[in-house]
RNA sequence: GCCGGGGUGGCGAAACUGGUAGACGCGCUGGAUUCAAAAUCCAGUGGUGGCGACACCGUGUCGGUUCGAGUCCGACCCUCGGUA
Numbered sequence: 001g002c003c004g005g006g007g008u009g010g011c012g013a014a015a016c017u018g019g020u021a022g023a024c025g026c027g028c029u030g031g032a033u034u035c036a037a038a039a040u041c042c043a044g045u046g047g048u049g050g051c052g053a054c055a056c057c058g059u060g061u062c063g064g065u066u067c068g069a070g071u072c073c074g075a076c077c078c079u080c081g082g083u084a
Base pairs, nucleotide, nucleotide: 001083002082003081004080005079006078007077010026011025012024019067027045028044029043030042031041032040046057047056048055049054060076061075062074063073064072
């Protein structure tokens, strides 16, 4: 250089054919239980602004297609593998 896989919360990992993003697990926070803890169980947990109701933003980046994009198309960045 060329070919291919991947990039989504704090971490791992889903989202089926484009139609409510973040299920599920781990972690974390609060609670129950315990003399105390571990284990177990219950609830919560993307970001920003706001006292709050709520609003806005968010799938590597920037564009495009579409009524609608994590998903399709283009360019670029990062990463893993193959190849000369």